[in-house]
RNA sequence: GGGCCCGUGGUCUAGUGGCGAUGACAUCGCCUUCACACGGCGAAGGUCAGCGGUUCAAAUCCGCUCGGGCCCA
Numbered sequence: 001g002g003g004c005c006c007g008u009g010g011u012c013u014a015g016u017g018g019c020g021a022u023g024a025c026a027u028c029g030c031c032u033u034c035a036c037a038c039g040g041c042g043a044a045g046g047u048c049a050g051c052g053g054u055u056c057a058a059a060u061c062c063g064c065u066c067g068g069g070c071c072c073a
Base pairs, nucleotide, nucleotide: 001072002071003070004069005068006067007066010025011024012023018056027043028042029041030040031039049065050064051063052062053061
């Protein structure tokens, strides 16, 4: 330098054009316990990497950029 794949709460992840972006772990509160753990209920937490475009509508499609991984030279 060229090709391919990936980027979604603190971590991992579902969602491949349209309901309020899903679940698990972690965190916080309540219940339970003498207490802790486990368990149950609830809450907070997201510029969907960034910018631009297509569309009535974009996390999703297209282009560029940034970051990561693999391969080729």